[in-house]
Context: one part of a larger RNA
RNA sequence: CGUAGGAGAAGUGAGAGGAUCUGUCCUUAGUACGAGAGGACCGGGAUGGACGCACCGCUGGUGUACCAGUUGUCUCGCCAGAGGCAUCGCUGGGUAGCUAUGUGCGGAACGGAUAACCGCUGAAAGCAUCUAAGCGGGAAGCCAACCUCAAGACGACUUCUCCCGGGCGCAAGCCCCUGAAGCCCCCUCGAAGACUACGAGGUUGAUAGGCCGGAGGUGUACGCGCUGUGAGGCGCUCAGCUGACCGGUACUAAUCGGGCGUGCGG
Numbered sequence: 001c002g003u004a005g006g007a008g009a010a011g012u013g014a015g016a017g018g019a020u021c022u023g024u025c026c027u028u029a030g031u032a033c034g035a036g037a038g039g040a041c042c043g044g045g046a047u048g049g050a051c052g053c054a055c056c057g058c059u060g061g062u063g064u065a066c067c068a069g070u071u072g073u074c075u076c077g078c079c080a081g082a083g084g085c086a087u088c089g090c091u092g093g094g095u096a097g098c099u100a101u102g103u104g105c106g107g108a109a110c111g112g113a114u115a116a117c118c119g120c121u122g123a124a125a126g127c128a129u130c131u132a133a134g135c136g137g138g139a140a141g142c143c144a145a146c147c148u149c150a151a152g153a154c155g156a157c158u159u160c161u162c163c164c165g166g167g168c169g170c171a172a173g174c175c176c177c178u179g180a181a182g183c184c185c186c187c188u189c190g191a192a193g194a195c196u197a198c199g200a201g202g203u204u205g206a207u208a209g210g211c212c213g214g215a216g217g218u219g220u221a222c223g224c225g226c227u228g229u230g231a232g233g234c235g236c237u238c239a240g241c242u243g244a245c246c247g248g249u250a251c252u253a254a255u256c257g258g259g260c261g262u263g264c265g266g
Base pairs, nucleotide, nucleotide: 001152005163006162007161008160009159010158011157015149016148017147018146021049022048023047024046025045026044027043033038051106052105053104054103055102059100060099061098062097066093067092068091069090070089071086072085073084074083075082076081111143112142117137118136119135120134164265165176166175167174168173177263182260183259184258185257186202187201188200189199190198207253208252209251210249211248212247213246214245216242217241218240223236224235225234226233227232
């Protein structure tokens, strides 16, 4: 810009893409077959490998904004207690998120048309012949089925809902008034994201931060008391601290505003 007014939703699916793998075991059955050795088709069930998609409840990894221990040194006057630097100083753990080696799921089933091939009926050619007319069966392959995208599918689709005037004029249009539905800018944000887009919100508000409560993590803080010559131990204390997690709560910030879009439509 188009899709013959504008807008918000929901759908249809022309078409396109993805996927399409396979082993072993049990059973049927030591049956059919075979002198024996051996050993099935068909059908039913179980469990794997590789690959793919998704996820983080479990097992782990990471987790430089969490907790603890600890070395050297400097600073806070000293003690105590802290902080800085030393690869995050080192070490032991670890929430969310992200993850695989962890977990769940997938390949299917059903159907249609077929290939090789197997047939029925059957002439040409009194026979024979699956073929010439006609009719069946038959593949991991083809179409459909499964998953995803999809109306710029210019053949531009469908449904629902919402919105918008008076005068003059044959009309195009002009004047006055108006600026709808809806959308955007801007702002607070997001398991959305390079930007954009997408999604949640903007006081008629829980969108983010703060605060409060909880979960999870760490592992029993500081201080004081008791005890020990002391390092230390015990008690208050399953303490204290705590990022992203789950809730609650307008304390803070989403203030105030601005713009686009018109007027019933070849």

A computed fold for a 266-nucleotide part of an RNA from an alkali sediment metagenome, annotated as large-subunit ribosomal RNA, domain VI.
Model confidence (mean pLDDT): 91 of 100.